[in-house]
RNA sequence: GUAUAACUAAAAGCGCCUGGACUAUCUUCAGAACGGAUAGAAGAUAGUUGACGAGGAGGAGGUUCAUCGAGUAUCGGCGGAUGCCUCCCGGUUGGAAUUCACCUCAAUCGUAAGCUUUUAUUCUAAAACAAAGGGGUGACCCUUUGCACAAAGAAUCGAAGCAAGGUGAUC
Numbered sequence: 001g002u003a004u005a006a007c008u009a010a011a012a013g014c015g016c017c018u019g020g021a022c023u024a025u026c027u028u029c030a031g032a033a034c035g036g037a038u039a040g041a042a043g044a045u046a047g048u049u050g051a052c053g054a055g056g057a058g059g060a061g062g063u064u065c066a067u068c069g070a071g072u073a074u075c076g077g078c079g080g081a082u083g084c085c086u087c088c089c090g091g092u093u094g095g096a097a098u099u100c101a102c103c104u105c106a107a108u109c110g111u112a113a114g115c116u117u118u119u120a121u122u123c124u125a126a127a128a129c130a131a132a133g134g135g136g137u138g139a140c141c142c143u144u145u146g147c148a149c150a151a152a153g154a155a156u157c158g159a160a161g162c163a164a165g166g167u168g169a170u171c
Stems, first nucleotide, its partner, number of pairs: 014079004019075001020049010052069003058088006089110006099169006114162005120156004129146007
């Protein structure tokens, strides 16, 4: 470099579908009080739909209805999962100590690595909706453009507040 085989990955608000809802075709039932129009139920087959973004990962193990709002079949369910708990690793803060180092403990966090309150700023919301184009008999799906609206959380610059000891060195 070539060939073959196996495995893994290319998804993580993510994947899937036995219920529900909906569509097409066929079959059966029903089809009413003169006519006309419209409409129903069940089954078979094949399909459609079934979460819109924001935010979230030190490692191992455990665990299950794992944050936030927008929207309202996004109903219902299965799986997964960055949530939570424990331990380990790694930071930060905590001594009315002069200051520092090491150790223990407590709180807390995850390399942007203490907590609480607070000012300001930042982190493009998307679907929805409208328009155009495309695919499908249809339910519906795909693409582009336009327009609007969150919450939680986080970060940065300030302000205020909170919380232990041991040893050694040093003043």
Molecule: glmS glucosamine-6-phosphate activated ribozyme aptamer
Organism: Pontibacillus salipaludis